[in-house]
RNA sequence: GGAUCCAUAGCUCAGCUGGUAGAGCAACGGACUUUUAAUCCGAAGGUCGUGGGUUCGAUCCCCACUGGAUCCA
Numbered sequence: 001g002g003a004u005c006c007a008u009a010g011c012u013c014a015g016c017u018g019g020u021a022g023a024g025c026a027a028c029g030g031a032c033u034u035u036u037a038a039u040c041c042g043a044a045g046g047u048c049g050u051g052g053g054u055u056c057g058a059u060c061c062c063c064a065c066u067g068g069a070u071c072c073a
Stems, first nucleotide, its partner, number of pairs: 001072007010025004019056001028042004049065005
């Protein structure tokens, strides 16, 4: 220098052909318990890496950039 893949909640990851984004764990509140742990219940938590484009509508499609992984040279 070239090619492919990845970037979504604090962490690990889902998200079916474009139709208002979810799970587990963690943290928080509650129940239980003498207390802690375990168990159960609940609520919260996201400008979907950044900037543009297409579209009535984009996490999803297109372009550029940023960061990471692998391969080729």
Background:
The RNA shown here (transfer RNA) has 73 nucleotides and comes from a Spirochaetota bacterium. Lineage of the source: Bacteria > Pseudomonadati > Spirochaetota. Its Rfam family is "tRNA". Rfam links the family to the GO term triplet codon-amino acid adaptor activity. Rfam classes the family as a transfer RNA.